Annotation: This is a predicted structure of a 1483-nucleotide RNA (small-subunit ribosomal RNA) from a metagenome. Rfam family: Bacterial small subunit ribosomal RNA. The sequence is in RNAcentral, with records from SILVA. The prediction has a mean pLDDT of 85.
[in-house]
RNA sequence: AGAGUUUGAUCCUGGCUCAGGAUGAACGCUAGCGGCAGGCCUAACACAUGCAAGUCGAGGGGCAGCGGGGGUAGCAAUACCCGCCGGCGACCGGCGCACGGGUGAGUAACGCGUAUGCAACCUACCCUUCACUGGGGGAUAGCCCGCCGAAAGGCGGAUUAAUACCCCAUCGUCCCACCGCCCGGCAUCGGGGGGUGGGUAAAGGAGCGAUCCGGUGAAGGAUGGGCAUGCGUGCCAUUAGCUAGUUGGCGGGGUAACAGCCCACCAAGGCGACGAUGGCUCGGGGGUCUGAGAGGAUGGUCCCCCACACUGGUACUGAGACACGGACCAGACUCCUACGGGAGGCAGCAGUGAGGAAUAUUGGUCAAUGGGCGAAAGCUGAACCAGCCAUGCCGCGUGCAGGAAGACGGCCCUACGGGUUGUAAACUGCUUUUCCGGGGGAAGAAUAAGGCCCAUGCGUGGGCCGAUGCCGGUACCCCGGGAAUAAGGAUCGGCUAACUCCGUGCCAGCAGCCGCGGUAAUACGGAGGAUCCGAGCGUUAUCCGGAUUUACUGGGUUUAAAGGGUGCGUAGGCGGGCGCUUAAGUCAGCGGUGAAAUACGGGGGCUCAACCUUCGAACGGCCGUUGAUACUGGGCGCCUUGGAUUCGGUCGAGGCGGGCGGAAUGCGACAUGUAGCGGUGAAAUGCUUAGAUAUGUCGCAGAACGCCGAUUGCGAAGGCAGCUCGCCAGGCCGACAUUGACGCUGAGGCACGAAAGCGUGGGGAUCGAACAGGAUUAGAUACCCUGGUAGUCCACGCCGUAAACGAUGAUGGCUGGAUGUUGGCGAUACACAGUCAGCGUCUGAGGGAAACCAUUAAGCCAUCCACCUGGGGAGUACGGCCGCAAGGCUGAAACUCAAAGGAAUUGACGGGGGCCCGCACAAGCGGAGGAACAUGUGGUUUAAUUCGAUGAUACGCGAGGAACCUUACCUGGGCUAGAACGUGGUUGGAAUGUGCUGGAAACGGUACAGCCCUUCGGGGCCGGCUACGAGGUGCUGCAUGGUUGUCGUCAGCUCGUGCCGUGAGGUGUCGGGUUAAGUCCCAUAACGAGCGCAACCCCUAUCACUAGUUGCCAGCGGGUAAUGCCGGGGACUCUAGUGAAACUGCCGGCGUAAGCCGUGAGGAAGGUGGGGAUGACGUCAAAUCAGCACGGCCCUUACGUCCAGGGCUACACACGUGUUACAAUGGCCGGUACAGAGGGCAGCCACCCCGCGAGGGGGCGCUAAUCUCCAAAGCCGGUCCCAGUUCGGAUCGGAGUCUGCAACCCGACUCCGUGAAGUUGGAUUCGCUAGUAAUCGCGUAUCAGCAACGACGCGGUGAAUACGUUCCCGGGCCUUGUACACACCGCCCGUCAAGCCAUGGGAGCCGGGGGUACCUGAAGUCCGUAACCGCGAGGAGCGGCCUAGGGUAAAACUGGUGACUGGGGCUAAGUCGGAACAAGGUA
Repeated sequence: AGAGUUUGAUCCUGGCUCAGGAUGAACGCUAGCGGCAGGCCUAACACAUGCAAGUCGAGGGGCAGCGGGGGUAGCAAUACCCGCCGGCGACCGGCGCACGGGUGAGUAACGCGUAUGCAACCUACCCUUCACUGGGGGAUAGCCCGCCGAAAGGCGGAUUAAUACCCCAUCGUCCCACCGCCCGGCAUCGGGGGGUGGGUAAAGGAGCGAUCCGGUGAAGGAUGGGCAUGCGUGCCAUUAGCUAGUUGGCGGGGUAACAGCCCACCAAGGCGACGAUGGCUCGGGGGUCUGAGAGGAUGGUCCCCCACACUGGUACUGAGACACGGACCAGACUCCUACGGGAGGCAGCAGUGAGGAAUAUUGGUCAAUGGGCGAAAGCUGAACCAGCCAUGCCGCGUGCAGGAAGACGGCCCUACGGGUUGUAAACUGCUUUUCCGGGGGAAGAAUAAGGCCCAUGCGUGGGCCGAUGCCGGUACCCCGGGAAUAAGGAUCGGCUAACUCCGUGCCAGCAGCCGCGGUAAUACGGAGGAUCCGAGCGUUAUCCGGAUUUACUGGGUUUAAAGGGUGCGUAGGCGGGCGCUUAAGUCAGCGGUGAAAUACGGGGGCUCAACCUUCGAACGGCCGUUGAUACUGGGCGCCUUGGAUUCGGUCGAGGCGGGCGGAAUGCGACAUGUAGCGGUGAAAUGCUUAGAUAUGUCGCAGAACGCCGAUUGCGAAGGCAGCUCGCCAGGCCGACAUUGACGCUGAGGCACGAAAGCGUGGGGAUCGAACAGGAUUAGAUACCCUGGUAGUCCACGCCGUAAACGAUGAUGGCUGGAUGUUGGCGAUACACAGUCAGCGUCUGAGGGAAACCAUUAAGCCAUCCACCUGGGGAGUACGGCCGCAAGGCUGAAACUCAAAGGAAUUGACGGGGGCCCGCACAAGCGGAGGAACAUGUGGUUUAAUUCGAUGAUACGCGAGGAACCUUACCUGGGCUAGAACGUGGUUGGAAUGUGCUGGAAACGGUACAGCCCUUCGGGGCCGGCUACGAGGUGCUGCAUGGUUGUCGUCAGCUCGUGCCGUGAGGUGUCGGGUUAAGUCCCAUAACGAGCGCAACCCCUAUCACUAGUUGCCAGCGGGUAAUGCCGGGGACUCUAGUGAAACUGCCGGCGUAAGCCGUGAGGAAGGUGGGGAUGACGUCAAAUCAGCACGGCCCUUACGUCCAGGGCUACACACGUGUUACAAUGGCCGGUACAGAGGGCAGCCACCCCGCGAGGGGGCGCUAAUCUCCAAAGCCGGUCCCAGUUCGGAUCGGAGUCUGCAACCCGACUCCGUGAAGUUGGAUUCGCUAGUAAUCGCGUAUCAGCAACGACGCGGUGAAUACGUUCCCGGGCCUUGUACACACCGCCCGUCAAGCCAUGGGAGCCGGGGGUACCUGAAGUCCGUAACCGCGAGGAGCGGCCUAGGGUAAAACUGGUGACUGGGGCUAAGUCGGAACAAGGUA
């Protein structure tokens, strides 16, 4: 100090989350020791038991119990007696009990903090000073006796003491009244001296004594308190008004004292947006945690203050209380009871129950410290110690060194080996903290009583001696023993440090956020290993931090959340120049205070540390005092530049009221006129022969103002438009006269405020929500059409909103240019440089996340106001205010999400645009879709119908050959190191052939025949046995390689350097031309380059050369019935090798160029001549694990393998691809021509014979330019005559041929017979632009044969059409919009249905706290008081005021619940539509 998370990527905004620290903690796992600290945060819930406040006999009467002593009796034990001594229960009295200890309920308050004041006060015990301490009296508890009661307790009688009580005396500086003097002060007044009169005191005790301890009055001090005041002190304004003793006065009462504290009377005040009142919450502070700080959070332990003591009230006593362990009353609760009555208060220490996630012992001691009483000894759950708990902090240990065959084991791997665990272990040496055993052993203690000594006038002070230790035989020290007694927890996808294997398979689970898991998971579970901390480690909860994410330090508001719709203006805030003054703010010096502890610095003590301690500094503050005067403020004076006023000029759709005008529209009347008009994409509704529409004339009505008109003007905004008159307001310019800061902003407030809407009345032409009808549509409560009410208009009154927008508050100042324009001034000017005010555009600096803004700022400053703080819920609910209503303003929460957003980038997409291609459409030719058959697929069926391919890019595809085989499937029968192969060993034998036999075969049994080579070691071959390697067409093409399809033969895809941009990225590759082409040219912050394009390669078209057999035959020769048949030839064709040729090269035109155009020339060929091969970066998780290869997983007497048979050929159906047809451009019959490319020895087969034929039997040639397979359409002739036919051939019957081990399932072909559907095929759809389509046949691969009508090739014959690019499909480039980015097959909205959740309303119902009114009213203070008590003082009783509590009543506030109801949120695959995002198809 930051990081993760919105996106395909980027920058920004913004929230969420994490890493840190902390805790009175709790929970999980684990645990050796010690020191120090801490330990009911919940029920201020209820409490059993014990203890926690007494003490004084030196105040008193006394003496029950204890000890001693004495006496009497008794042998004694013992009993009784004596207060004689130590002492002492209960009692009177004194002091204490108001401290100490607990708790945090209440309290938002002078409660607390801080600083002051008291001239308005008190203070026991303590200190100082002065004075005094004389006399007298009557009671009462106890004790004794009696009585009542269960008890608690009470009553009566008699007797008695005091430091208890009362009276008298004396006194003062005390108190009261009066007189008068001095001094002082902020009002009332304060201080001091004096005089007169009056009033109030006292207690004794100890000691032989000295003397000591007490008592009384007064003054002072100290300590502790009381009261008052300034300032500070939580949240809600959806709490805005509160107040009757209320505010003040006079008088009185009361108090220690001031005071409405209380009372009577009088006045009408007091408080409040600087937040009264009300509600909710809460003890406050020192401090503590965090933080760089500012701040935020917090108030446990310790210290200070407050409040409380079962709840509420009350007073008494007292120096002090309204009193935790006192009293009285009321209430609730618990307990006792003899039912008549009583008792109690742990928020003291321990402990119990309960509550809770959770918090300890019914311990020891007064040794120390402190407190009370006391002369002292003594009391003290304060305190000091111990116990429990890893609750925290701190310290220590569980060993150290050596030790590699890097052991064994585990885990992993590329596995005969390696890596890791790991110097880790073993083993060797060493040490002994801790532990165990033994021994020693503290400090904390100072002194008290008392004694001695010294000082001293007394009090007293100092020195020495002097009993006393809970903790504790603890800390600590020494000796001995022995590595001996001692390690875990969490984590390992990123953030965040640490990785592999196995298991699991969107399951089980994890998760702080992002997110993991659907068969290879570093994210789940286990293991090995690793990392981090360590007697702890994690989790949870909470606080601060990170978060500048409430921003004072230190944020923002054009588009991310955020400028109020606009103005006027109140309070407030802020405010021009000069001078004088003041000194409030401000600054400085000094003084006081800011408790201690804590924190910080220095030092010291426990072996260190934590901890403890000492000194210092600090404690940002407050108060006082003395100064300073720049700035701000106050006062005074002056000034003119801000503001305002004046004069002159000018401008405008500025406002209000009135008058007037023409065009258009509608309506009315009349006229002309006839069949339609109107409306739309097309129609229809509607109007019209009762005469519409159209046209003309006249009239009426209402509303709006064409041209001018603009990118203009005016206004604060909303807004304002015919002409004119009147009234009102404003801006600007010029002049520079007047005033003299009069200013700016503006919370509340007031006013204005488009449209729609509301009220009353009027008006109503047009347009036109609602509504009606017509269309459209799947529907159409819409878009379109015909009508049409409210409304639109006017008057008056409401409403008060808006994308009221420049999404940009107002005011002032400052900061570059360019250009247009409005008004004025300047200027002779139809020039123009100027100037002021306004309205625009462009571009700098600067700003901004960017887009953009840029003197009209979103730049640089100043002042004031308003507003924002993640998205949804929600501008909703509730409350309040306003409104006639509609509604407006103000304005939440629960719950939920990990985002929601802004700008820009690259793509993709658009029923966006521009440009351009392609048999893409169009133009044409022929098909498919209908039929039958073939074939493939879906489906269905089946024991199996093996598997794969599935829009384009699967479907005559893998199949270029399924009867067995193939074959992967099914049924059945077999085999298990295996059916096949390799290598090694061993053994036997040739191999092999022929029999017999079981069996369907595989497989098994059995018989016979039967070797070669040799360097003599052996080898070849085969069988058996054996060893090592098995095998799998089982899964995953979403783990892969390779290969392939498609976009697409489309023209694209990128890189280096430079430049631009914060960045993604852009530029280059865009633009203007051109091309088939990112082809080339020009231009250019780009310059180059790569993969593609093209070219290079092959075939083909022309020619040349070379070569001339098996091909050829022009000329020459021979020969035949005929044939290059023969001699020969090297011309031609051809063969096949090498070359040539074409390049827009030439000409003309256009063009800068590239290039284009031209029946141009030439040429076999002309603008890439035709065809092929060739497929960029990439896309489709495209296809293939079944061609092959390969990771992982799975099977192993089977998911392997062998065999027989079956199946892959099934068949109600559906689709694709084909074949043959439907006929006369044809069928049939006869005759007769002409190819190319291929194939051929288990082959092609001439020729001959047989057969109608498939074919069979002979048989020449050919390993092939030699032989052979070998053409059809065509042509010539004949026939058929439009017919389901002489078309068509399916289907079926019969008979055959061939291949093959075998044609039943399930082959092809032949012949005879049979002759089905079909007469040109709906919507729709396919191919093709020339040697193409169409049509005709031929060949080949596979192959025994063949389901081939398929596929791949070959040649023969050989067309039509293209105006053109609007439209459909696909594609390229540029641009635009976007809420899309698994990218439009995208995204996404609302109702309904289902589940869950929180919430509003709700007839009501149930509670809570507070207030009001009335009734009642305990205890108690106070007041009053004749009868009773008392000698009296006084009391009882009674009455009165007040009051806790109780009751009644009506309201307000608040919470819970509620049939039903409203919306909201969330939830893999529900329904309906299709609102938004591309012109989202009606912006």